Predicted 3D model of a 74-nucleotide RNA (transfer RNA) from a Candidatus Brennerbacteria bacterium. Rfam family: tRNA. By type it is a transfer RNA. Rfam's curators write: Transfer RNA (tRNA) molecules are approximately 80 nucleotides in length.

């Protein structure tokens, strides 16, 4: 130092150039004589920064974190 890949809620995943969603977790209620199961609803994220575009989580450059794998020096 080359190349590739990942990067969305607390976790683990989807997802698309036109409102950001799913499971479990949380929080409330509802329900039970508690408690657990269940049922309702909320709250919560596209890794940063620049482009293009009427609009970018999506396309493109730069950058950072993380694997991976190739080189070189020691």
């Nucleotide at each position: 130092g080359c190349g590739g890949g990942u990067g969305u809620a607390a976790u683990a995943c989807a997802g698309u150039g036109g409102c950001a969603g799913u499971a479990u977790a949380u929080u409330a209620g509802c329900u039970u004589c508690c408690c657990a199961a269940g049922c309702u609803a909320a709250a919560g994220a596209c890794g940063g920064g620049a482009g293009u575009u009427c609009g970018a989580u999506u396309c493109u450059c730069c950058u950072c974190a993380c694997c991976c794998g190739c080189u070189c020096c020691a």